[in-house]
RNA sequence: GUAAAUAAUUAGCUAAUUUAUUGAAAAAUAAGGACGCAAAGCCGUGGGUCUAAGGAAAGAAAAUCUAUGACUGCCUGGUUGCUUUC
Numbered sequence: 001g002u003a004a005a006u007a008a009u010u011a012g013c014u015a016a017u018u019u020a021u022u023g024a025a026a027a028a029u030a031a032g033g034a035c036g037c038a039a040a041g042c043c044g045u046g047g048g049u050c051u052a053a054g055g056a057a058a059g060a061a062a063a064u065c066u067a068u069g070a071c072u073g074c075c076u077g078g079u080u081g082c083u084u085u086c
Stems, first nucleotide, its partner, number of pairs: 003085003012037002017032006035073001041079003046075002048071003054066003
């Protein structure tokens, strides 16, 4: 320096869910809690998924379409990094 990986070691993160707050919602933040994770660190490139306030059409209503909203622990991409071995 590159590659591989949890057999060992030092750490780390935190799913579901509970409470509070924000939000139209999806969801997010904080505290608790750990299903799991070799990047489950960071960004959001390309896809994918979720929501539909506002808008559109229609209409008695209901339902439909739409992202400028959201998810990265859905995949992919970029970037940084610990331990051990080669």

Annotation
c-di-GMP-I riboswitch aptamer from Sporomusa acidovorans, 86 nucleotides, folded computationally. RNAcentral records the identical sequence in 2 taxa. Rfam family: c-di-GMP-I riboswitch aptamer. From the family's description: GEMM was predicted in a large-scale screen for bacterial structured RNA regulatory elements. Model confidence (mean pLDDT): 80 of 100.